[in-house]
RNA sequence: CGAGGGGAGCGGACAGGCGCGGGCAGUCAGAUCGGACUGACCUGAGGAAAGUCCGGACUCCGUGGGAAGGAUGCUGGCUAACGGCCAGAUGGCGUGAGCCAUGGAUAGGGCCAUAGAAACGGAAACCGCCUGAAAGGCGCAAGCUGAGUAGGGCAAGGGUGGAAAGGUGAGGUAAGAGCUCACCAGCAGUGCAGCGAUGCACUGGCUUGGCAACCCACAUCCGGAGCAAGGUCAAACAGGGGGUUGGGUGUCCCGCCCUUACUCCCCCGGGUAGACCGCAUAGACAGAUGCCUGUCGAAACAGAAUCCGGCUUACGGCUCCCCUCGACUU
RNA sequence: UCCUCGGUAGCUCAACGGUAGAGCGGGUGGCUGUUAACCACUAGGUUGUAGGUUCGAAUCCUACCCGAGGAGCCA
Numbered sequence: 001c002g003a004g005g006g007g008a009g010c011g012g013a014c015a016g017g018c019g020c021g022g023g024c025a026g027u028c029a030g031a032u033c034g035g036a037c038u039g040a041c042c043u044g045a046g047g048a049a050a051g052u053c054c055g056g057a058c059u060c061c062g063u064g065g066g067a068a069g070g071a072u073g074c075u076g077g078c079u080a081a082c083g084g085c086c087a088g089a090u091g092g093c094g095u096g097a098g099c100c101a102u103g104g105a106u107a108g109g110g111c112c113a114u115a116g117a118a119a120c121g122g123a124a125a126c127c128g129c130c131u132g133a134a135a136g137g138c139g140c141a142a143g144c145u146g147a148g149u150a151g152g153g154c155a156a157g158g159g160u161g162g163a164a165a166g167g168u169g170a171g172g173u174a175a176g177a178g179c180u181c182a183c184c185a186g187c188a189g190u191g192c193a194g195c196g197a198u199g200c201a202c203u204g205g206c207u208u209g210g211c212a213a214c215c216c217a218c219a220u221c222c223g224g225a226g227c228a229a230g231g232u233c234a235a236a237c238a239g240g241g242g243g244u245u246g247g248g249u250g251u252c253c254c255g256c257c258c259u260u261a262c263u264c265c266c267c268c269g270g271g272u273a274g275a276c277c278g279c280a281u282a283g284a285c286a287g288a289u290g291c292c293u294g295u296c297g298a299a300a301c302a303g304a305a306u307c308c309g310g311c312u313u314a315c316g317g318c319u320c321c322c323c324u325c326g327a328c329u330u
Numbered sequence: 331u332c333c334u335c336g337g338u339a340g341c342u343c344a345a346c347g348g349u350a351g352a353g354c355g356g357g358u359g360g361c362u363g364u365u366a367a368c369c370a371c372u373a374g375g376u377u378g379u380a381g382g383u384u385c386g387a388a389u390c391c392u393a394c395c396c397g398a399g400g401a402g403c404c405a
Stems, first nucleotide, its partner, number of pairs: 001326010012296007020044004024039005046301001050312002053310005058226004064254004069222005074088005089102005104216001108215002110211003126158002128154004136145003166184006185207001187204007230277004240268004246258003270404002331401007340354004348385001356372005378394005
């Protein structure tokens, strides 16, 4: 210098001018609620305020048992909690810094189209390899033919496929085959190391496809609803009519409690007007947080609505730190 | 705030994880004196977008983009 990897931060600045919301102070008018004006006063959007995808706080209902349902899924830790984060394990990719993925397939069920002989039963044989007849026919007979056909053996080679039942090599055999042996992969057991995932070593029998983002089994967790929660005040209409052994019980069942028509529940009908609290060191009347001018190469995505912790998604550009690879110079 | 459904040809809709189709519409030809109807043939699709699972995705999973609908007040 070029090409990358990881992480953190900023996300217009400065000057002048004009405005808006909230607070505070002062002044004015006013019986009160409330209002108007002023201010060299204080304060006023984000990294995602977004999507509403997770988790919690908070509020109301419930809080006895069972079923159903939902979520998560290598290991350990952090945390109020999490599907988040950190560290590690294994596998894959990359020259590398690094990045990506992740439980169970002998509990059971299901699926694996087309092609192919055969798609999970240890089955099956298209080409192939090996073996290999007979009847019959011809012939005087030997024999020839039937025929390397039928049948039998094999799972090496070809072929099909995403995947063909361990791989390579040697022995062995009629030909072959874990049939035998060596190494490798995988499985089981034992020992050692580690909290653990797992790794290493030894031994054994020779070998047992894929899909659980299909059902499922296992382990762990989850009561339901959501600020239009919920509470206080309050306007209007019709304290109207009907239903049922109903309601609490927000998926169902049992149990428990309340109750015999009041409340509650459901249906029809009727009505409407909202205010305050919840509610915040921005914050509401669901409504402020802005605009203009000048300079600077240029100004993205986007704007709070109960509040937090995360994730995901959108985003022009800029800055910093650590690291890798390559080239060149000293 | 909570929840449900949908996006496939120009339009309306189908499609067990196994070659994306139908009706109408469009085009060409035929029939007819001409048009309509009718008959025959034909074009037109990255299944909203992007990733993933799988041998294989319209279908399953995740994220995103659009669109439609519902619940909630008083008494």

Two RNAs folded together computationally: RNase P RNA and transfer RNA, 405 nucleotides in total. It holds a member of the Rfam family "Bacterial RNase P class A". Rfam links the family to the GO terms tRNA processing, dimeric ribonuclease P complex and ribonuclease P activity. The family is grouped with related families in Rfam's "RNaseP clan". By type it is a ribozyme.